[in-house]
Context: one part of a larger RNA
RNA sequence: CCCUGCUGAAGGAACUCGGCAAAUUGACUCAGUAACUUAGGGAUAAAGAGGGAAAACGACGACGCAAGUCUUUGUUUUUGGCACAAAAUCGGGGGUAGCGACUGUUUAAUAAAAACACAGGUCUCUGCUAACUCGCAAGAGGACGUAUAGGGGCUGACACCUGCCCGGUGCCGGUAAGUGAAACCCCGAGGUUUGUGCUUCGGGAUCAAGCUCUGGUAAACGGCGGCUGUAACUCUGACGGUCCUAAGGUAGCGAAAUUCCUUGUCGGGUAAGUUCCGACCCGCAUGAAUGGUGUAACGACUUCUCCGCUGUCUCCAGCAGGGUCUCA
Numbered sequence: 001c002c003c004u005g006c007u008g009a010a011g012g013a014a015c016u017c018g019g020c021a022a023a024u025u026g027a028c029u030c031a032g033u034a035a036c037u038u039a040g041g042g043a044u045a046a047a048g049a050g051g052g053a054a055a056a057c058g059a060c061g062a063c064g065c066a067a068g069u070c071u072u073u074g075u076u077u078u079u080g081g082c083a084c085a086a087a088a089u090c091g092g093g094g095g096u097a098g099c100g101a102c103u104g105u106u107u108a109a110u111a112a113a114a115a116c117a118c119a120g121g122u123c124u125c126u127g128c129u130a131a132c133u134c135g136c137a138a139g140a141g142g143a144c145g146u147a148u149a150g151g152g153g154c155u156g157a158c159a160c161c162u163g164c165c166c167g168g169u170g171c172c173g174g175u176a177a178g179u180g181a182a183a184c185c186c187c188g189a190g191g192u193u194u195g196u197g198c199u200u201c202g203g204g205a206u207c208a209a210g211c212u213c214u215g216g217u218a219a220a221c222g223g224c225g226g227c228u229g230u231a232a233c234u235c236u237g238a239c240g241g242u243c244c245u246a247a248g249g250u251a252g253c254g255a256a257a258u259u260c261c262u263u264g265u266c267g268g269g270u271a272a273g274u275u276c277c278g279a280c281c282c283g284c285a286u287g288a289a290u291g292g293u294g295u296a297a298c299g300a301c302u303u304c305u306c307c308g309c310u311g312u313c314u315c316c317a318g319c320a321g322g323g324u325c326u327c328a
């Protein structure tokens, strides 16, 4: 000096990306317990108190015919120690916001999460020899099920909701017309054959699905404007004009896990706050099952903060064990 433990004056997060690590707390009994809430919870909330040993007097219960014995327990008194849950085991707590409802699952060996799943919601396919999947097939699963069933997609408890656009792409329906291959058929010319015929080329007629066409459909893939004028100071623009579009973003939320400018501006918290919380809205580039906004409970998730606590630090010191190192 390193590792693993232990102790520490005064201070107590000043350390640090960050209280990482450590410390605090801790079991039991008693009393007590807020906001919020889906009325179940939250909750061991929080914040507190008690405790050893002995004796006396009681109480409930069990056993016993009874005397009585035993367990538990109340009150009072006495008493020992520095310390009585005397060791070990054994939650630190509160507030705030984000995300995900929850319990679960995951990158065996750098990621446990806000990712996956989930109950619930919705769309769609499927009438049974089902759809769908595996297999060349036979066959099997689906299912010894039958639309309250089964397959696929999206969303993701619950509450309040889920706006406009079908022009493009997809899917579903319709089908008059157009287009639409080969074959069959008809006509002509050639080759070949004794010949029916076979065959090559050209032309024509007929002509399926599909496409064109025509409707529907967005909890299908997706999309959801610009310029300009205008109110008794100014500013702003309820109002108007114009261009374009399939339609021009509704309710909500909003510097956000989304905001470039940006440490936006205002308020709160601090002596001091690029983070945090509450607002504002000028949303570079929010927005409704690619779900929107809330939400009790839950979380080895993430942010900020307070109390307690501490060698994290000011600033290091000592002790124990094991290494390193030196000598043998």
Base pairs, nucleotide, nucleotide: 001323002322003321004320005319006318007317008316010314011313014312019309028050029049030048036041038157052079053078054077055076056075057074058073059072061070062069063068080084092307093306094305095304097302098301099299100298104116105115120155121154122153123152124151125150126149132141133140134139158294159293160292161291163224164223165222168221169220170217171216172215173214174213177212178211179210185204186203187202188201189200190199191198192197225243226242227241228240229239252286253283264280265279266278267277268276
Record summary
Predicted 3D model of a 328-nucleotide part of an RNA (large-subunit ribosomal RNA, domain IV) from Petroderma maculiforme. A source record names the gene rnl. The RNAcentral record of the full RNA draws on ENA. Its mean pLDDT, the model's own confidence on a scale to 100, is 86.